[in-house]
């Protein structure tokens, strides 16, 4: 100099403050005292799950996500591993990496031609010309024009045929769980791209969200339409199919307390085994926000890296500056995005 | 909490199925007028909010990402 994974993101003391609970005091409002009191992303809400309610979570369709392989998981669009294919001298680092020899659409300009090809120049043959015919080798246009070189061939040419390269297909062997690799023989088979355009093919998805749900307490007044057992409403697109009495809409009047849910879980560190790894599995330990729509802040001392000065050729010592970003629970994990002053540790090249 | 849309010159909006980014008004010039407006005629100006991918080619199509509007409970 690269490159790739970690850790950490002020510490300590002191005063003042703010929130839950808890004690203790007070009829109450509130005092008072110890205690405990935000993250790596608590964010964004992209994804995937527990949880709770929708009669069980049903068919089918329609939608909708995801696609190399084998593996992890509670499951995933996440992870870990090999595989192809690019990118780099390497470490490495990218791939929304199925299917374009199912079918449909597109492919502007420009060019003669843009998709079961195509005759503008150019060869080459008829013809006096004027034209017609033959050719894709060679020029031109374009992002793209139907393999490459060379030789036979022929009027000129051409996979029209041979070599040897590339590619695809078919069929076999070996090696691997697979995805593929290697290597053989056979077919001139020569096939444009585009699916982050319809679409195929395969998997996999019911819907709502803690303002879910639920217990208890207190208010209050009904009234007038619509529609409903010939089956509404409800299983939040449809339909089947199930279910069985109310459902909506105006007006009006009444309430907006309290408590589970609620945080100890798919949790996390060490060590041991099992796996290359991602994780599992077991002992031993460790965990202390949980709110009414919302508390975790200020200020003082001491320390406090890395930089700069005093400072020279360099070094130490010592003085002096200097001094913290992003951000902020609200049911709870798993990811992935993204933000992020900086410190700092280690493995490759 | 669960969703949905929208960003293009200085301001307000277009752009079909991907195919050279345009229109109003605003601005700058020159004519006209004594002189300004209004007229007429000519002109400039944009990395389509940003950053990546697919494509021969992206305002359009996909993915992150930053503003802003919006609805429902």
């Nucleotide at each position: 100099g690269g490159u790739c994974g970690g850790c950490u993101g002020g510490a300590c003391g002191g005063c003042c403050g703010c929130g839950u609970g808890g004690c203790g005091g007070g009829c109450a409002a509130c005092c008072g005292c110890a205690c405990c009191g935000a993250g790596g992303a608590a964010c964004g809400u992209c994804c995937g799950g527990g949880c709770u309610c929708c009669u069980c979570a049903g068919g089918g369709c329609a939608g909708g996500a995801c696609g190399g392989u084998g593996g992890g998981u509670a499951a995933c669009g996440c992870c870990c591993a090999c595989c192809c294919g690019g990118a780099g001298c390497a470490a490495u680092c990218c791939g929304c990496g199925a299917g374009a020899a199912a079918g449909u659409g597109c492919c502007a300009c420009a060019g003669a031609g843009a998709g079961c090809a195509g005759a503008c120049c150019g060869c080459c043959c008829c013809g006096c010309a004027a034209g017609g015919g033959g050719u894709a080798a060679g020029g031109g246009u374009g992002a793209a024009a139907g393999g490459g070189u060379g030789g036979u061939g022929u009027a000129a040419g051409a996979g029209a045929c041979c070599a040897c390269c590339g590619g695809g297909g078919g069929c076999c062997a070996u090696g691997g769980u697979g995805a593929c690799a290697u290597g053989g023989c056979c077919c001139g088979c020569c096939a444009g791209g585009u699916a982050a355009a319809c679409c195929u093919c395969g998997u996999c998805c019911g819907g709502a969200g803690c303002a879910a749900g639920g217990u208890c307490a207190g208010a209050c007044a009904g009234a007038g339409g619509a529609u409903g057992u010939u089956g509404a409403c409800g299983c939040g697109g449809c339909u089947c199919g199930c279910c069985g009495a109310g459902u909506c809409c105006u007006c009006g009047g009444g309430u907006a307390g309290a408590c589970c849910g609620c945080u100890a879980g798919a949790g996390u560190g060490c060590c041991a085994c099992g796996g290359c790894a991602a994780c599992g599995u077991g002992u031993c330990g460790c965990c202390g926000a949980g709110a009414g729509a919302g508390a975790u802040g200020g200020c003082c001392g001491u320390c406090g890296a890395a930089g700069g000065g005093g400072c020279g050729a360099a070094g130490a010592a010592c003085c002096c500056c200097g001094g913290a970003a992003c951000a902020g629970a609200a049911c709870c994990c798993g990811g992935c995005g993204u933000a992020c002053a900086g410190g700092u540790c280690g493995g490759c090249c | 909490g669960c969703c949905g849309a929208c960003u293009u010159g200085g301001c307000g909006c277009a752009a079909u199925u991907g195919g050279u980014a345009g229109c109003g008004c605003a601005c700058c010039g020159u004519a006209c007028u004594u002189g300004u407006a209004a007229u007429a005629c000519g002109g400039g100006g944009g990395u389509u909010g940003c950053a990546g991918g697919u494509u021969c080619g992206a305002g359009u199509c996909c993915u992150g990402u930053a503003g802003c509007c919006g609805g429902c409970a």
Predicted 3D model of RNase P RNA and transfer RNA as a complex of 422 nucleotides. Rfam match: Bacterial RNase P class A. By type it is a ribozyme.